The RNA shown here (small-subunit ribosomal RNA) has 1504 nucleotides and comes from an uncultured Gammaproteobacteria bacterium. The prediction has a mean pLDDT of 84.
[in-house]
C1' cells in the first nucleotide's frame, strides 16, 4: 500500500465483499509448564446458610459466665479435692455512656442534568488532626441495668421499687464569641489514669506532677455544600413552551446566595444558534482503531455522581434524608397458638432462575490500610494470599541435539523409468531445561515488647515521650522463589487451510445428488472448489468459527467528494433573518499572533534509568496532556467606531427597438349550420372496405344570412419577457431593456433558510358560450382476439368572466452574482468614424443581445469552450447502491382529484453513465448470386422402386434429423455379410506375445448330431543343425492376458459437411485514443475478386483472390502400331484386306497462341470500361482440381486410432434357424406414365468413354424368349462386350381409359448359387389396376446449359428405377433489381453479446416472507381535572400528663402525649396524548422451477 465482483472487452460512477488490528467474549477440535493479568456484558430477578462494624472497664453502675486471691464448711496425711461466702484481682455477658456504623465494599436502575469535564466565583459549614489564646469552679434531679409483679405463642412489652457516670440540667465565671437602641445584654466545661518527696486527711483521698480528656475563641489543614462561563447523543413525521412561571418588594427558611417558600406588585422568561416533547444513555481520566483528522467504546484501575426490594418521610449526627439505622405505604417471602410478628446479598462466598456465557459456601490479619483504645490488643470477605478456568491478552520455556543413503520398509503418485514422504525413521553418539523423587533454602519483619544508656517534662534517680544499643519473639502464602543431587529421550503437538482474492496439488469416491460458500461462485461421470487419502502451506499450546468495533471507505469528503448525460440545480422571481462585501485615513484591540503566570489529579501513552535469570510485569525521573483562565505586548488582515472618495449600485437628460402585460373597438380568409337558385345520382372514406349522407334531391355550383374560434403570407437558430409564455389591425393604461452624453447620491451591493407573488396543459366550482376539433361513448373495419392503431359519428373539454389547483422531459436535463482567459464568422436593435454629391449603401470601431465553428484548459467520455461544463471568489439548493418508494403512517394545503414533507421491514450484487467491437433491425445507401423476375422442365395427385418416421415384433441391429438426415454410412442383407433375436455349445478362448510338455504340418474315412462338436480310424514323418538343439505349425496344461460393432463424438486424434470459391481474415512498425480499440482495410473510381488505380498517418507484409497444375478448343514439331488411307499398286461380293505411305484423322510427348498487345471512344493524362480490327479462341475462352481466419460442443468411439468407465463360464467366442425384406399410416428422393412432337411394326444411319483371365466371349446351331450348345479370338488403339438410342424412311392406330399405361395376379420357365419358402433377377403366355398432366405449396437450370436419348463402369456368384461416368439430339429467356431468400462493404439505432430462435412487461393461479389499513381487544407511560390522605414535619391548640429551673405557696417557664390545619407517597374516578403487542377481513410489495394469457418496451420494436 491494496484486491475481488456489473461488461464480449473498456473507462469512469457506484455499492457489496476480503486481506489488518482489537475484545470482560462464546462455540468446535486439541492441550506440557511457569509468570503477569482477567472472570454475570443477560434478570437493579428471587434468595437457604455462614461471615462482611465494631471497640473502649484508663467514662459508669455492676458482675451472668471463666480464672485467681482471701475467708468458711466438709472429706481430712503439713497438702489435695468438693461446696459455700466473696467485685478483692485478671478480666467481662447484658446494660448506661463515648467514638465509629456518612469510611471501606457493591451496582449502574435512574439521570440529557451544573450530573460530569474544564476554568472561575462568593454568601458557607467542617468531628477526629495541627498551631495559638483562655479556662476546666460549685451544685442538682433522674434513668437503664438490677429486683418484684403482670401481659404475650413469639417478637417484645407494661407497672412499681433501688442506683452510677465523661448521660442529663441549672448556677458561677467569660471574651478577640453572639446580639445591640452602642447604654448594655447573653452564652461553657468532665472527668479518668500513672507516679510521688514534704504537708493535710474522715484513710476513700486531698495536694503536686505527668499523660489522656473536656469547654470557649482565633487561625490552619482536610472534607463537604452552593453559584457561574464553556463543552457534553439522536429525532422537526416533537414548533411553540412557561402562573412560582420571569423580575421586584417584604417576610420566612437554610450552615450558606437564591422563588428555596409565602404575600403583594409588574408582565415578563425560553425558543429554528432548536425551547418544549419523545427515544437512548451514568460522566470523565482513558481504551480500541486510524498516517492523521476522526470514528467507536467507557470491563478491569483511578476521580465524580446516583442507587441500596419499590415509593414516601424525617430523626440522630460535624457529616445521612443513611446498603448490613428508624417510621409509613406497597409487592413478595418466612414464622404463627390467627391475636400478631420477622425480612431485604447492586458486601464476600454460595443457591435457584435467566442466558451462548463468567469461579471457592477456601486461608490469614504476616504485610498495606481502616475503626476503637493510653496501650497491649480486638474487629476488618477492605486487603494480602491460595483454589477454579488456555478466559482472552501479553510474556517466557519445553516437547530434544548431533550424526546417519541401502535414499530401508510402509503409504501416495506414476509417463512404470521412477518420483515423493525423506535425514525424516531405524541405528550410533550426546544433553537433561521442564516434569518426577530426594536434600538444602532466601526475601517479604519492621514496628511493638523487655533490659541498659542518654535527652526532654518535672521537685523527682517515678511515670511518660524521643534517640541509641542488646535481647526476645511475630509468615496466611509455604512441600514458596531459588540452589543441589538421582535416573532417563525419558511424560509433553495440535488446529485451520491448499479455485481466485491468498501462501499451499495430486489420486480416489460422488454425479446439480450428497454437500461447500466471506465475495465471485463450485457439484449434471475425468471436481486442484463436495467427502476421504497422500503431499503441501500457515500459525503453534494453541488453532479455527461466530459476534462486535475501528480500518481499508476520499463510501458524509474539516484534512478530503460531488450535482449537463452516472444519485444530485428548488419551475421562476422578489425579499426577511443570516452569510459575504469597493478605495482611503485615523482610533480601538474583539478575532489573530507572540511572551509570562496558574491550572490541566494519579495511573495510562512516549523517552530514559532501576528491580524480578530475560521478558511481560513492577518502579524512579522526565517529557507530554495539542485545553482553559489570567496578564503583558504586536496591529498587517478581519471586526467595531469616526471621517473622506467614486471605479460597484442607483438617479437625471435626449433618443431607440420590441408577438412584454392589461383592458376596449374593428377586420378579412376559411370551416360549419340555415335560407334560396341551378342541377342529378351518387357523395364520403380507406391499404381495401363498411358504418354514415343522398331521389323527402345529397355531393357539386351561385347568392344571402348566422355564429364561434383561430389569425395564412410577412416569419427569420428574428424579437420581447424572471420563468410559464407572447403573433390580424387599431387607440388607451402599464412594466422592463438598450444606446449616448452630462450632472448628482456616495457602497445604498450580492446571495438568500423561512416567507411571499407569478406559474403550460389537464382538472375542479359558479355563470355564460359552443363553429371547428375532440377524451368518454356508439357504430364500421382490421384481427386468433382488438375494450387499440384506421374510418363514420360524438359528449365533457377546448373559448369568456370570477375563484381554486400548483404540477410537467416547468429542459440548456446546466442556480444566482462578479472578475479573468486566443480567434474566425452570421444575425437583431443602437451610437460613432471613414468613403460616395445626396438618400442611402459599404467598411471599420464600440457597448448590448442571439447563433455557428474553434484555441488553451479542464472533462469518464460524449461534448463544453467569453452565452464555459475553463480559472477563481460569494451565497443558496440538492446527492450518498438498486428495488421496496416518491410509497405507508403522521403533519400541512386543497371542494375534490391530489400536492407537499417523507420513512422502515424485507430483498438483490448489482442498478446506472459514456464510449468500443460485433450481431441484429418489419433503419438507410451501394453491390452480388438461377435470389426474384423472364423462360424451359419437374415435384406435390397415380402405380411402383427406395430411404425415413411411426407402429408392430422374440428381433425388426446401429448411426445420420432444418438448410447441411431421409436412392445417407450401404460401390449392391437369400446363407455369409450381421453388429439384432431364439435355441444349442466353448471358457487362456476365433486372434497376439511369453512358458512347459507332446506331436511334423497336413490330408482323409466312418458313425452320432440341425450344426458347432464329439467318438473311432487311415495316410504322412518334412526343413536347418556345431547333433545339444532350433524355426514354423498343431494339440494339451497353467498364468500373465486376449476379446467387446459395450458407453461417452459433450474427454479426443484423424477425416468430413456447412456458411462459401463468399472476398474476405490478419500481422509488424508507426500514428492516434486514459482505455477497449481505431488507423492501415475508410474515401473517389473500377473489378468476378481487399482486382487494380488515385487519394490518404500511414508504410509494408502474410493467409485468401488471381496465376502456376489437369482436361478441352486452334496450330506446329517429333513419332507412326494394334490407329489412319490422300496419292500409287494389288485385291475382295464388300472390307486399310495387302504392298506401301507419314499427307489427313487420330494417338501422345513437346512447343506456339490471348497480353486489353493494336485502333477509336469514355474516364482524371490513372486503373478500367465500351466498340472495332485481326484471330481457332477476346477481355477469367469453357470445365476441373484447389476451400483463408473462423462458425455450428455440426457429423463420425460402428472405417481406423485413442483417454476414461464398464463386462470377463460373458456385454467375449462358435453353430443352426429367424430377423434387418413386417405394414393401418405420414414424409423425402426417384422410375414409369397419363399419350399422336405419341404407341406399335418393319427397314436404315451415326458415338464416346470404359471393362475383360475363376474373365469378356465371336461366328454358327437350338429355343417364341430368358437362355442353352459351342468355342474362334483376346491379358487387348489388334479380339470380345457392342445392338447405341433418340434420329431418318415406310406402314398402322385416330382421342378411346385406347394398339395409351403397365401395376397386380395366375400359369409355365431360364440363370446364378450348397440353397431362391420367408427373400433374387430375367423370359414367355394370360391378366390388365390407378392414372386423362396433378390443391396449397415447392425444386432445378443462363449454352453445348435445360430438356430428351441411349451407352459404360464400380460393387457383384446372382441381384439397380440408385450412384459415378460417357457421348447423341439440342432449346427458350434475362426488361430489370421494387419485392422473397442468402451474402459483401459503408453508415445508423440498440435495453441484444448464448448475440432477434435475443431481450423483456403486466394481470391471473400456487407457495413463502416482511409490511400498511382494520370493528376492536390487552399492556406500558404521561398530561389535565377531581377524590383521598399513612408516616412525617411545620403551624395552631391548654383536652391529658409533667423530675431538674424560678417561686414561701398558688403557680409559672419548659416539655411530652392528644386533637386539628397545611404539604404529601400509595391508591381511586373521569378524560386526553404517546407507544408496544395482538385482530376476522383487506391493500399493495418482495421472492420463488420448466405454470396461464397476451406482446407493452429495446431496431422506425412493427402506431417513434
Nucleotide at each position: 500500500a491494496g484486491a475481488g465482483u456489473u461488461u464480449g472487452a473498456u473507462c469512469a460512477u457506484g455499492g457489496c465483499u476480503c486481506a489488518g488490528a482489537u475484545u470482560g467474549a462464546a462455540c468446535g477440535c486439541u492441550g506440557g509448564c511457569g509468570g503477569c493479568a482477567u472472570g454475570c456484558c443477560u434478570a437493579a430477578c428471587a434468595c437457604a446458610u455462614g461471615c462482611a462494624a465494631g471497640u473502649c472497664g484508663a467514662a459508669c453502675g455492676g458482675c451472668a459466665g471463666c480464672a485467681c486471691a482471701a475467708g468458711g464448711u466438709a472429706g481430712c496425711u503439713u497438702g489435695c479435692u468438693a461446696c459455700c461466702u466473696g467485685g478483692g484481682u485478671g478480666g467481662c455477658g447484658a446494660g448506661u455512656g463515648g467514638c465509629g456504623g456518612a469510611c471501606g465494599g457493591g451496582u449502574g436502575c435512574g439521570u440529557a442534568a451544573c450530573g460530569c469535564g474544564u476554568a472561575g466565583g462568593a454568601a458557607u459549614c467542617u468531628g477526629c488532626c495541627c498551631u495559638g489564646u483562655a479556662g476546666u469552679g460549685g451544685g442538682g434531679a433522674a434513668u437503664a441495668a438490677c429486683c418484684u409483679g403482670g401481659g404475650g405463642a413469639a417478637a417484645c412489652u407494661c407497672a412499681g421499687g433501688c442506683u452510677a457516670a465523661u448521660a442529663c440540667c441549672g448556677c458561677a465565671u467569660a471574651a478577640c464569641c453572639u446580639c445591640c437602641a452602642c447604654g448594655g445584654a447573653g452564652c461553657a466545661a468532665a472527668g479518668c489514669g500513672g507516679g510521688g518527696g514534704a504537708c493535710c486527711u474522715u484513710c476513700g483521698g486531698g495536694c503536686c506532677u505527668c499523660g489522656c480528656g473536656c469547654u470557649a475563641c482565633a487561625g490552619g489543614a482536610u472534607g463537604a455544600g452552593c453559584c457561574u462561563g464553556c463543552g457534553u447523543c439522536c429525532g422537526a413525521u416533537u414548533a411553540g413552551c412557561u402562573a412560582g412561571u420571569u423580575g421586584g418588594u417584604a417576610g420566612g427558611g437554610u450552615a450558606a446566595a437564591g422563588g428555596c417558600c409565602u404575600a403583594c406588585c409588574a408582565g415578563g422568561g425560553c425558543g429554528a444558534u432548536g425551547a418544549u416533547c419523545g427515544g437512548u444513555a451514568g460522566c470523565u481520566g482513558g481504551u480500541c482503531u486510524g498516517a492523521g483528522a476522526g470514528g467507536a467504546c467507557g470491563a478491569c484501575c483511578a476521580g465524580c455522581c446516583a442507587c441500596a426490594c419499590u415509593g414516601g418521610g424525617a430523626c440522630u449526627g460535624a457529616g445521612a434524608c443513611a446498603c448490613g439505622g428508624c417510621c409509613c405505604a406497597g409487592a413478595c417471602u418466612c414464622c404463627u397458638a390467627c391475636g400478631g410478628g420477622a425480612g431485604g446479598c447492586a458486601g464476600c462466598a454460595g443457591u435457584g432462575g435467566g442466558g451462548a456465557a463468567u469461579a471457592u459456601u477456601g486461608g490469614a490479619c504476616a504485610a498495606u490500610g481502616g475503626g476503637c483504645g493510653c496501650a497491649a490488643g480486638c474487629c476488618u470477605g477492605a486487603u494480602c494470599c491460595a483454589g477454579c478456568a488456555a478466559u482472552g491478552g501479553c510474556c517466557g520455556c519445553g516437547u530434544g541435539g548431533g550424526u546417519g543413503a541401502a535414499g530401508a520398509a510402509g503409504g501416495c503418485c506414476u509417463g512404470c523409468g521412477g518420483g515423493u514422504u525423506g535425514u525424516a525413521a531405524a541405528g550410533c553418539c550426546c544433553u537433561u531445561u521442564u516434569g518426577g523423587c530426594a536434600g538444602g533454602g532466601a526475601a517479604g519483619a519492621a514496628a511493638a515488647g523487655u533490659u541498659a544508656g542518654u535527652c526532654g517534662c518535672g521537685a523527682a534517680u517515678a511515670c511518660c515521650g524521643g534517640c541509641u544499643a542488646a535481647c526476645c519473639a511475630u509468615g496466611a502464602c509455604g512441600u514458596u522463589a531459588c540452589c543441589u543431587g538421582c535416573a532417563g529421550a525419558a511424560g509433553a503437538a495440535g488446529c485451520a487451510c491448499c479455485g481466485g482474492c491468498u501462501a499451499a496439488c495430486u489420486c480416489c469416491g460422488u454425479g446439480c445428488c450428497a454437500g461447500c460458500a466471506g465475495c465471485c461462485g463450485c457439484g449434471g461421470u475425468a471436481a486442484u472448489a463436495c467427502g476421504g487419502a497422500g503431499g503441501g502451506u500457515g500459525c503453534g499450546a494453541g488453532c479455527g468459527u461466530u459476534a462486535a468495533u475501528c480500518g481499508g471507505a476520499u463510501u458524509u469528503a474539516c484534512u478530503g467528494g460531488g450535482c449537463g448525460u452516472a444519485a444530485a440545480g428548488c419551475g421562476c422571481a422578489c425579499g426577511u433573518a443570516g452569510g459575504c462585501g469597493g478605495c482611503u485615513a485615523g482610533a480601538u484591540a474583539a478575532g489573530u499572533c507572540g511572551g509570562g503566570u496558574g491550572u490541566g489529579a494519579a495511573a495510562u501513552c512516549c523517552c530514559u534509568g532501576g528491580g524480578c535469570u530475560c521478558a511481560a510485569c513492577c518502579u524512579g525521573g522526565g517529557a507530554a496532556c495539542u485545553g482553559c483562565a489570567u496578564u503583558c505586548g504586536a496591529u498587517a488582515c478581519u471586526g467595531u467606531c469616526u471621517g473622506g472618495c467614486u471605479a460597484g449600485a442607483g438617479u437625471u437628460u435626449a433618443g431607440g427597438a420590441g408577438a412584454g402585460g392589461g383592458a376596449g373597438g374593428c377586420g378579412g380568409a376559411a370551416u360549419u349550420c340555415c335560407c334560396g337558385g341551378u342541377g342529378u345520382a351518387g357523395c364520403g372514406g380507406u391499404g381495401a372496405a363498411a358504418u354514415g349522407c343522398g331521389u323527402a334531391g345529397a355531393g357539386a355550383u351561385c347568392g344571402g344570412a348566422a355564429g364561434g374560434a383561430a389569425c395564412a403570407c410577412c416569419a427569420g437558430u428574428g424579437g420581447c419577457g424572471a420563468a410559464g409564455g407572447c403573433g390580424g389591425c387599431u387607440a388607451c393604461c402599464u412594466g422592463g431593456c438598450c444606446c449616448a452624453a452630462u450632472a448628482c447620491u456616495g457602497a445604498c451591493g450580492u446571495u438568500g433558510a423561512g416567507g411571499c407573488a407569478c406559474g403550460a396543459a389537464a382538472g375542479c366550482g359558479u355563470g355564460g358560450g359552443g363553429a371547428g376539433c375532440a377524451a368518454a361513448c356508439a357504430g364500421g373495419a382490421u384481427u386468433a382476439g382488438a375494450u387499440a392503431c384506421c374510418c363514420u359519428g360524438g359528449u365533457a373539454g377546448u373559448c369568456c368572466a370570477c375563484g381554486c389547483u400548483g404540477u410537467a422531459a416547468a429542459c440548456g436535463a446546466u442556480g444566482u452574482c462578479a472578475a479573468c482567459u486566443a480567434g474566425c464568422u452570421g444575425u437583431u436593435g443602437g451610437a460613432c468614424u471613414u468613403a460616395u454629391g445626396a438618400a442611402u449603401u459599404a467598411a471599420g470601431u464600440u457597448a448590448a443581445g442571439u447563433g455557428g465553428c474553434g484555441a488553451a484548459a479542464g472533462c469518464a467520455a460524449c461534448g463544453c469552450g467569453a452565452u464555459a461544463a475553463g480559472u477563481u471568489g460569494a451565497c443558496c439548493g440538492c446527492c450518498u447502491g438498486g428495488g421496496g418508494a416518491g410509497u405507508a403512517c403522521g403533519g400541512u394545503c386543497g371542494c375534490a382529484a391530489g400536492a407537499u414533507u417523507a420513512a422502515a421491514a424485507c430483498u438483490c450484487a448489482a442498478a446506472g453513465g459514456a464510449a468500443u467491437u460485433g450481431a441484429c433491425g418489419g433503419g438507410g445507401g451501394c453491390c452480388c448470386g438461377c435470389a426474384c423476375a423472364a423462360g424451359c422442365g419437374g415435384u406435390g395427385g397415380a402405380g411402383c422402386a427406395u430411404g425415413u418416421g411411426g407402429u408392430u415384433u422374440a428381433a425388426u441391429u446401429c448411426g445420420a434429423u432444418g438448410c447441411a438426415a431421409c436412392g445417407c454410412g450401404a460401390a449392391g442383407a437369400a446363407c455369409c455379410u450381421u453388429a439384432c433375436c431364439u435355441a444349442c455349445c466353448c471358457u487362456u478362448g476365433a486372434c497376439a506375445u511369453a512358458c512347459a510338455g507332446u506331436g511334423a504340418a497336413u490330408u482323409u474315412u466312418u458313425c452320432a448330431g440341425a450344426g458347432a462338436u464329439g467318438a473311432a480310424g487311415a495316410a504322412g514323418u518334412g526343413c536347418c543343425u556345431u547333433c545339444g538343439g532350433g524355426a514354423a505349425c498343431a494339440c494339451u496344461g497353467a498364468u500373465a492376458c486376449a476379446g467387446g460393432u459395450g458407453c461417452u463424438g459433450c474427454a479426443u486424434g484423424g477425416c468430413u459437411g456447412u456458411c462459401g470459391u463468399c472476398a474476405g481474415c490478419u500481422c509488424g512498425u508507426g500514428u492516434u485514443g486514459u482505455g477497449a480499440g481505431a488507423u492501415g482495410u475508410u474515401g473517389g473510381g473500377u473489378u468476378a475478386a481487399g482486382u487494380c488505380c488515385c487519394g490518404u498517418a500511414a508504410c509494408g507484409a502474410g493467409c485468401g483472390c488471381a496465376a502456376c497444375c489437369c482436361c478441352u478448343g486452334u496450330u506446329c514439331u517429333u513419332a507412326g502400331u494394334u490407329a489412319c488411307c490422300a496419292g500409287c499398286a494389288c485385291g475382295u461380293a464388300a472390307a486399310g484386306g495387302u504392298g506401301g505411305g507419314g499427307a489427313c484423322u487420330c494417338u501422345a510427348a513437346g512447343g506456339a497462341g490471348a497480353c486489353u498487345g493494336c485502333c477509336g471512344g469514355u474516364g482524371a493524362c490513372a486503373a478500367a470500361c465500351c466498340g472495332g480490327a485481326g484471330g481457332a479462341a477476346g477481355g477469367c475462352g469453357g470445365g476441373g482440381a484447389c476451400g483463408a481466419c473462423g462458425u455450428c460442443a455440426a457429423g463420425u468411439c460402428a472405417u481406423c486410432a485413442u483417454g476414461g468407465c464398464c463386462c470377463u463360464u460373458a456385454c467375449g467366442g462358435g453353430u443352426a434357424g429367424g430377423g434387418c425384406u413386417a405394414c393401418a399410416c405420414a414424409c423425402g428422393u426417384g422410375c414409369u406414365a397419363c399419350a399422336a412432337u405419341g404407341g406399335c411394326u418393319g427397314g436404315u444411319a451415326c458415338a464416346g468413354a470404359g471393362g475383360g483371365g475363376g474373365g469378356c466371349g465371336a461366328a454358327g446351331c437350338g429355343g417364341c424368349a430368358a437362355c442353352g450348345c459351342g468355342g474362334a479370338g483376346c491379358g487387348a488403339a489388334u479380339c470380345c462386350u457392342a445392338a447405341a438410342a433418340a434420329g431418318c424412311c415406310a406402314g398402322u392406330c385416330g382421342u378411346a381409359g385406347u394398339c395409351c399405361g403397365g401395376a397386380u395376379u395366375g400359369g409355365a420357365g431360364u440363370c446364378u448359387g450348397c440353397a431362391a419358402c420367408u427373400c433374387g433377377a430375367c423370359u414367355c403366355c394370360a391378366u390388365g389396376a390407378a392414372g386423362u398432366c396433378g390443391g396449397a405449396a415447392u425444386c432445378g437450370c443462363u449454352a453445348g446449359u435445360a430438356a430428351u436419348c441411349g451407352c459404360g463402369a464400380a460393387u457383384c456368384a446372382g441381384c439397380a428405377u440408385g450412384u459415378c461416368g460417357c457421348g447423341g439430339u439440342g432449346a427458350a429467356u434475362a426488361c430489370g433489381u421494387u419485392c422473397c431468400c442468402g451474402g459483401g462493404c459503408c453508415u445508423u439505432g440498440u435495453a441484444c453479446a448464448c448475440a432477434c430462435c435475443g431481450c423483456c412487461c403486466g394481470u391471473c393461479a400456487c407457495a413463502c416472507c416482511a409490511u400498511g389499513g382494520g370493528a376492536g381487544c390487552g399492556g406500558a407511560u404521561u398530561g389535565c381535572a377531581c377524590c383521598a390522605g399513612a408516616a412525617g414535619u411545620a403551624g395552631a391548640u391548654a383536652g391529658u400528663c409533667u423530675a431538674a429551673c424560678c417561686g414561701c405557696a398558688a403557680g409559672g417557664g419548659g416539655g411530652a402525649c392528644g386533637u386539628u390545619u397545611g404539604c404529601c407517597a400509595c391508591g381511586g374516578u373521569g378524560u386526553g396524548g404517546u407507544u408496544c403487542a395482538u385482530g376476522a377481513c383487506u391493500g399493495g410489495g418482495g421472492u420463488g422451477a420448466a405454470g396461464u394469457c397476451g406482446u407493452a418496451a429495446c431496431a422506425a420494436g412493427g402506431u417513434a